[in-house]
A computed fold for a 71-nucleotide RNA from a Minisyncoccota bacterium, annotated as transfer RNA. NCBI's taxonomy places the organism under Bacteria, Bacillati, Minisyncoccota. Model confidence (mean pLDDT): 80 of 100.
RNA sequence: GCGAGAGUAGCACAGUGGCAGUGCACUUGCUUCCCAAGCAAGACACGCGGGUUCGAUUCCCGUCUCUCGCU
Numbered sequence: 001g002c003g004a005g006a007g008u009a010g011c012a013c014a015g016u017g018g019c020a021g022u023g024c025a026c027u028u029g030c031u032u033c034c035c036a037a038g039c040a041a042g043a044c045a046c047g048c049g050g051g052u053u054c055g056a057u058u059c060c061c062g063u064c065u066c067u068c069g070c071u
Base pairs, nucleotide, nucleotide: 001070002069003068004067005066006065007064010024011023012022013021018054026042027041028040029039030038047063048062049061050060051059
């Protein structure tokens, strides 16, 4: 330099045009003499910039970071 893949919550991952979810973690409450476990509730996210569309995490283009391969 070329090609491919990945980027979603604190962490690990789903989701594939129509309100963004799960597990663990965090906060609060219930339970308990206390802790742990359990139950309920809550907060936290689509790498960035454009485009298409009534509507984009999803499709297209560019860009950044990481991984792999080729040279």